[in-house]
Parts: sequence; structure tokens; C1' cells
RNA sequence: UCGUGUAGGUGGGGCGUUAGGGGUGCCCUGAACCCGAAAUCCUCUUCAUGCGGGACCGAAUCCCCCGCCCGAGGGGCCGCGACACGCCGGGGCAUCCCGCCCGGAUGCCGGCACGCGGCGCUGAAGGCCGGGUCCCGCUCGGCGGAGCACCACGAACCGGGUCAGGUCCGGAAGGAAGCAGCCCUAAGUGGCCCGCUCCGGGUCAGCGGGGUCACCUGGCCCGAGCCGGCGACCGGCGUCGACGGCGUGCACCGGGCCUCGACGGCGGGGUCACGA
Repeated sequence: UCGUGUAGGUGGGGCGUUAGGGGUGCCCUGAACCCGAAAUCCUCUUCAUGCGGGACCGAAUCCCCCGCCCGAGGGGCCGCGACACGCCGGGGCAUCCCGCCCGGAUGCCGGCACGCGGCGCUGAAGGCCGGGUCCCGCUCGGCGGAGCACCACGAACCGGGUCAGGUCCGGAAGGAAGCAGCCCUAAGUGGCCCGCUCCGGGUCAGCGGGGUCACCUGGCCCGAGCCGGCGACCGGCGUCGACGGCGUGCACCGGGCCUCGACGGCGGGGUCACGA
């Protein structure tokens, strides 16, 4: 490598039925050997995954096992939506009663990033490093205020000095008090703002420290987004409105949860004998 065989394969799954496993039944999947019987049925007994007869493939893309994904379809549960019914409140029509009908519009706030718009490769968002706005301390200056100092004025008498005249004492020499005037000063008033001290701040500049990502701004990295103005959509609250609230039922429809799961995909593993 070839031939003949062996194990094995020529479908699987869900529901129903059954004490239970299969098959016949219904359904899904699907490239799905042939014949025969099978519902008040056929065949088995937990290693149950059909029975009888025949045909083909045959140790591998093809047979067997395990894990994950996807998922046709089936089953169970839930009263969330929708639907049906009842009750209560409300609106409209009609109005004698019985009755009939009941859908939206809009304001504000928040969200999203679908459309328009704006910003963006002359660099979005993000990241890193710094500066300012903020706080604390120190220093220089400026401004304002107060006080001191300086200058001027400043007492009819009850402040000072000097005190003409006049007065008083004295025999006289002389002495005493003292008005006006002149000089000075106190309280105080005004000026000066030059100097000194103290106090204050929507003051100014600098130095040092702190803090934050809220805003502005500088540099670097990276490289495609960002904003949320208008509209759409979603949610909440309210108003106009007219519908709103509560309860019960229904598993048909939508939805949610659980479960079995064909087909398919990915990954891993396992499995003979004889002859030439």
C1' cells in the first nucleotide's frame, strides 16, 4: 500500500405515553439504507437507548468520548405589558328613564448622542510637567487714619514776666499790690504734611510655603474625537385636559426567569485482527 473481516456505524432531539428505558404517534432539525408488525400496541428492565429479516460502509474528514460557544424547536413558572370583567372618581354625547363614548396637547427638569449645528490633524479627548486666580507667613513701597514733633494763633479779671500812669505804706531813703500796654504760655484752635511711632486694607511688588483640578494659561506625549444650541427619542414632575385609580381573571399575544436541546462552530482525547 492492497485485500478480507471484527468492534462500530447507516441519524439526533423535544413533547406525549409508560412504574421506567426505547419504538410506533405529533413536532423540530436534516446529506438521513431496504422490507415486516406495532395504541385499550410492540419490545425490554436501570449496562433497559427497541423487535424480526436483509443490504452497504468499515478503523477513520467518516467510529467513540469530553469541554465551551451558538441556537431551530419543545416544556415549566411568573399577572410586568396588552386584553377581558367589576368597582370608585372624572369628562363628553344624549337626556324622562335605560344608555353610548372617552384620544391627546403642552411647560419645566434630567438623560441619550439618532439628525442638524458648532469646535477639532493649524491637533479632539486623555496623560505628564509648570504658572496664575485661592490660603498662610515675611519684606519693601503706596494710600488712609490716629498720636508725637514743628509753625502760627490763643486768657477783660479769677495764668506768668515786665509793669508807664495812678493807688497804698513810710519823715525820708525806699518798699508793696498791681490796671492798660508789651512779651510769653495752658486748655484749645488752625496749619504743615517734611520727620518719628502705632493701626488698617476690594493697595502694590517680591520671596518662601501650602492647596486644588473649579476656571484661565504655557510646554511635552499621544492621535480622533469633543460640545450639547435646535429637533427627534427616553424618564420624572406639573398644567390644560379627559381620562385616572383599585381589584379580579386569563399563560392565546408581547415580556421576564428556569430547563431540555437538534443542526452548526471551536478545542482536546480515545479506538483492532489476519493475509499478501
Source information
Model confidence (mean pLDDT): 77 of 100. A computed fold for a 276-nucleotide RNA from an Actinomycetota bacterium, annotated as Bacterial large signal recognition particle RNA. Of the family's consensus pairs, 92% are formed in the model.